[in-house]
């Protein structure tokens, strides 16, 4: 530096439901709570997928989601 996450160590996240709050939605923020997670860290005018909307015949265009794939970056450890 690379592979790998066996076997530890410190840790970290935080699913669904539920309550507030925002938004036409998709979904998002807090808070409880804890399914799971070696990347569940970041990143949606790098890329794909999916989804809402408006139109309503399709394309178009604006939005969401990265706990979908994916790209970039880390900690430990070294069977």
């Nucleotide at each position: 530096u690379a592979g790998u996450g066996a076997u530890a160590a410190a840790g970290c996240c935080a699913a669904a439901a539920c309550u507030g709050a925002g938004g036409u939605g998709a979904c998002u923020c807090a808070g409880u709570g804890a399914c799971g997670g070696a990347a569940a860290a970041c990143u949606a005018g790098a890329g794909g997928g999916u989804c809402u909307a408006a139109u309503u015949a399709u394309a178009u265009u604006a939005g969401a989601u990265a706990g979908c794939c994916a790209g970039u970056u880390g900690c430990c450890a070294u069977a």